RNA sequence: UUCGAACUGCAAGCGCCUGAUCUGGGCGCCUAAGUAUCGAUCCGGAUGCUUUGGCGGAGCCAGAUGACGAGGUGGGGGUUUAUCGAAGAUUCGGCGGAUGCCCCCGGGACUAGGGCGACCAUAGCCCAUUGUCAAAACCGCCAAGCGAUUGGCGGCACAGCGCUUUGGGCGGCCCUAUUA
Numbered sequence: 001u002u003c004g005a006a007c008u009g010c011a012a013g014c015g016c017c018u019g020a021u022c023u024g025g026g027c028g029c030c031u032a033a034g035u036a037u038c039g040a041u042c043c044g045g046a047u048g049c050u051u052u053g054g055c056g057g058a059g060c061c062a063g064a065u066g067a068c069g070a071g072g073u074g075g076g077g078g079u080u081u082a083u084c085g086a087a088g089a090u091u092c093g094g095c096g097g098a099u100g101c102c103c104c105c106g107g108g109a110c111u112a113g114g115g116c117g118a119c120c121a122u123a124g125c126c127c128a129u130u131g132u133c134a135a136a137a138c139c140g141c142c143a144a145g146c147g148a149u150u151g152g153c154g155g156c157a158c159a160g161c162g163c164u165u166u167g168g169g170c171g172g173c174c175c176u177a178u179u180a
Stems, first nucleotide, its partner, number of pairs: 014096004019092001020065006027056004032051007068085003074105006106120002112176005124170005131163002138155007
């Protein structure tokens, strides 16, 4: 240093990269200069090498990019294109995962007590409304790198879902007990 095993920790616009795009090298072509060899009987040609500049993607090597935050987890199983907006957009494409969704169990509440249904510790649904530091992008600067690019600091504003405040509307079916 590499490989394998075990243990521990870390994530959820999270992790990874073979398509794609980009960078450097290499390769190919052109150009200018220098140099070497050959040829040229009035002089300008061929080949090779080195360096400078330019062009190129047929394929090679090594790198870079590949989701900006907000929100979201009772347990088990199953499943895959699993919420919201910002950016003017490769945040393309692919693989894996994931708090989504479905079923079961468990649970809160509407009940005197239960079941179905609707819900999930923020625990019934709908409408309006109050509040809830967005971050990148952008601007400026620093650092690393040949470069693509990466990391960091400062400044500046603007969301929607969800949750929450207040108000309004809706809230079904079945069983048991008591009373009429």

Notes
Predicted 3D model of a 180-nucleotide RNA (glmS glucosamine-6-phosphate activated ribozyme aptamer) from Firmicutes bacterium UBA994. The model forms 81% of the base pairs in the Rfam consensus. Rfam family: glmS glucosamine-6-phosphate activated ribozyme aptamer. By type it is a riboswitch. The prediction has a mean pLDDT of 75. NCBI's taxonomy places the organism under Bacteria, Bacillati, Bacillota. It was read from a public genome assembly, where an Rfam model found it.